Background: This is a predicted structure of a 77-nucleotide RNA (c-di-GMP-I riboswitch aptamer) from a Syntrophomonadaceae bacterium.

[in-house]
RNA sequence: GACUGAAAAAGGCAAACCCACCGUAACGUGGGGGCGCAAAGCCGUGGGCCCGUAAACCGGGCUGCCUGGCUGCCAGU
Numbered sequence: 001g002a003c004u005g006a007a008a009a010a011g012g013c014a015a016a017c018c019c020a021c022c023g024u025a026a027c028g029u030g031g032g033g034g035c036g037c038a039a040a041g042c043c044g045u046g047g048g049c050c051c052g053u054a055a056a057c058c059g060g061g062c063u064g065c066c067u068g069g070c071u072g073c074c075a076g077u
Stems, first nucleotide, its partner, number of pairs: 002077004012037002017032005035064001041070003046066002048062005
């Protein structure tokens, strides 16, 4: 450096739900809470889905839905 893996060790994140705030909404932020996660770290390429919306254009959002890019702890080969 590459590949594989989470058995061990050190840790990390935090689903649903509840409360508060923000927003037309989807959502998001903080606190509680843990379903889970070897990248559930960062970004947002291509899809997909959600909201504005009954629809088109357009705008907004999710990525812990898949895919893609970048970085990273430990162990083994």

It matches the Rfam family "c-di-GMP-I riboswitch aptamer". Rfam describes the family as follows. GEMM was predicted in a large-scale screen for bacterial structured RNA regulatory elements.